[in-house]
RNA sequence: GAAGCCUGCCAGACCGCCGCUGGUGCAAUUUCCGAAAGGAAGCACUGGAGGAACGUCCGGACUGCACAGGACAGCGUAGGAGGUAACACCUCUCCACCGUGAGGUGAGGAUCAGAGCAACAGAGACGAGUCGGCUUUUUGGGGCAACCCAAAAUGCCGGGUGAAACGGGCAAUCUCUACGCGCAGCAAUACCAAGUAGGCCAGCGUUGAUGUGGUUCCGCAGAGCUGGCGGGUAGGUAGCACCGAGCCGUGGGGGCGACCCCCGGCCCAGAUUAAUGGCGGUCACACCGCACCGGUUUGUUUCGGCAAGCAGGUGAGGCGCACAGAAUCCGGCUUAUCGGCGGGCUUCACAC
Numbered sequence: 001g002a003a004g005c006c007u008g009c010c011a012g013a014c015c016g017c018c019g020c021u022g023g024u025g026c027a028a029u030u031u032c033c034g035a036a037a038g039g040a041a042g043c044a045c046u047g048g049a050g051g052a053a054c055g056u057c058c059g060g061a062c063u064g065c066a067c068a069g070g071a072c073a074g075c076g077u078a079g080g081a082g083g084u085a086a087c088a089c090c091u092c093u094c095c096a097c098c099g100u101g102a103g104g105u106g107a108g109g110a111u112c113a114g115a116g117c118a119a120c121a122g123a124g125a126c127g128a129g130u131c132g133g134c135u136u137u138u139u140g141g142g143g144c145a146a147c148c149c150a151a152a153a154u155g156c157c158g159g160g161u162g163a164a165a166c167g168g169g170c171a172a173u174c175u176c177u178a179c180g181c182g183c184a185g186c187a188a189u190a191c192c193a194a195g196u197a198g199g200c201c202a203g204c205g206u207u208g209a210u211g212u213g214g215u216u217c218c219g220c221a222g223a224g225c226u227g228g229c230g231g232g233u234a235g236g237u238a239g240c241a242c243c244g245a246g247c248c249g250u251g252g253g254g255g256c257g258a259c260c261c262c263c264g265g266c267c268c269a270g271a272u273u274a275a276u277g278g279c280g281g282u283c284a285c286a287c288c289g290c291a292c293c294g295g296u297u298u299g300u301u302u303c304g305g306c307a308a309g310c311a312g313g314u315g316a317g318g319c320g321c322a323c324a325g326a327a328u329c330c331g332g333c334u335u336a337u338c339g340g341c342g343g344g345c346u347u348c349a350c351a352c
Base pairs, nucleotide, nucleotide: 001348002347003346004345005344006343007342008341009340010339012283013282014281015280016279017278018277020048021047022046023045024044025043026042030041031040032039033038050323055333057332058331059330060329061328062185063184064183065182074181075180076179077178078177079093080092081091082090083089094108095106096105097104098103109176110175114174115173116170117169131158132157133156134155136153137152138151139150140149141148142147189238190237191236192235195233199229200228201227202226203225204224210221211220212219213218214217246266247265248264249263251262252261253260254259285320287318288317290315291314292313293312295310296309297308298307299306300305
């Protein structure tokens, strides 16, 4: 210098103005929405998306239901040891495979418990036999005889086919072994609570309640009417913004490591018409063409230059900045991602 491997990080910065949304404090005790429950409105201070918030694939917290214990069924995991709240995650390590290497990948228990499976080719593919050749024996037939033919049995060999041929493979087919798992999920769940329609209770009611038309007593309809209680729904509040498996630290210690223990500091988004934005300015970055500057290569030359190419610098301008948007919360994994910064290591080439 080139080509690679592993890994950590950023995801424009700052200022001004105008908004949206959560919290705390103050003011007010008022106004508005609502039947109520409850919510909103002022001022000040302050918080306000991500490394994947994605997927919803694993594991948990939490909640409800179920539950004496055990087993079966079902689902899942699978070398060994460890980490963790837990895991299918992570770490170390053994083995196998790939790579020159740094490294990467692994569904890596069991095929003397049982079953199942293998394209094409091949006589035959999971049951062992069949096919061909040869040896021996027996039987039948033929021949004067040597011997020949056919069948059966036994033994040996298998040319050739194919990944694999009386011997193996596959468990990512069932199965067996060991271990784990009760079921459902924040639309969980708890509380407050209309209207309407059911339900229950009480009172009144065909001896006319009640409704209605005229209107002050007459007509018509007529079997319900009134009050209370209770469950559920709409709606509202909590769950839910968390003192926590919490975050930060060039702090200390243990461990190869994942990680753990101390010390110090911090409190850090949160709705349900669903906030996290818009405008302007300055700077930074990438790209684009333009102008200028000097350099260099090539061509040409009347040796003054000229033309073209290459990389660089300066200036003003334009344009752009990926994937993607929390919804009960956490730990992982997978997938998407313009561009940029850093660390460790490998191979090759060259120079000393």

Bacterial RNase P class A from a Pseudomonadota bacterium, 352 nucleotides, folded computationally. The sequence is in RNAcentral, with records from ENA. The organism belongs to Pseudomonadota, within Bacteria. Its mean pLDDT, the model's own confidence on a scale to 100, is 76. The gene name in the source record is rnpB. It matches the Rfam family "Bacterial RNase P class A". Gene Ontology terms of the family: dimeric ribonuclease P complex, ribonuclease P activity and tRNA processing. By type it is a ribozyme.